The RNA shown here (c-di-AMP riboswitch aptamer (ydaO/yuaA leader)) has 157 nucleotides and comes from Streptomyces genisteinicus.

[in-house]
RNA sequence: CGUGCGCGCGCGCCGAAUUCCGCAAGGGAACCGGGGAACCAAUCCUUGGGGUGAAUCGGGCCUCAUCUGCCGCUCUCUGCGCGGCCGGUGACACCCGUAGGAGACCUUCCUGCUCCGAACCCGUCAGCUAACCCGGUAGGCGAGAAGGAAGGAAAGG
Numbered sequence: 001c002g003u004g005c006g007c008g009c010g011c012g013c014c015g016a017a018u019u020c021c022g023c024a025a026g027g028g029a030a031c032c033g034g035g036g037a038a039c040c041a042a043u044c045c046u047u048g049g050g051g052u053g054a055a056u057c058g059g060g061c062c063u064c065a066u067c068u069g070c071c072g073c074u075c076u077c078u079g080c081g082c083g084g085c086c087g088g089u090g091a092c093a094c095c096c097g098u099a100g101g102a103g104a105c106c107u108u109c110c111u112g113c114u115c116c117g118a119a120c121c122c123g124u125c126a127g128c129u130a131a132c133c134c135g136g137u138a139g140g141c142g143a144g145a146a147g148g149a150a151g152g153a154a155a156g157g
Base pairs, nucleotide, nucleotide: 011142012141013140014139018029019028020027021026030137031136032135033134034133035132040127048125049122050121051120052119057097058096059095060094063091064090065089066088067087069085070084071083072082073081100116101115102114103113105152106151107150108149109148110147111146
């Protein structure tokens, strides 16, 4: 000097996931999600359907399974069985893209760069939807935080 790990105090990011009262249980505010008329919309309901979320869609490929056809072997003829090849379909893993999404004062616009492009839930059932009803307020990360324009905010004078 650099890097890794742990702890503490801060700052910040994704996300609705913050804050107040209370000894606690719990209750408010705020933010968020779902259900739910008329009107409108829709023609589907086993190829089930739907919800939260940015997280959709397409292609490739390994392996496996299955189906048709062909070939070979075995078998007492057929059949059955085994192996191989072409094609179709499906599943898993991986890879490449992609609708879309995030990134340090805030919003919008422009140009870049770096990332994400998951996961979970309902349970045969839900379009929109006033009144009304029912829920959530977790978890996980960072040392990176680009530049320009407009309008604000804050700090300083």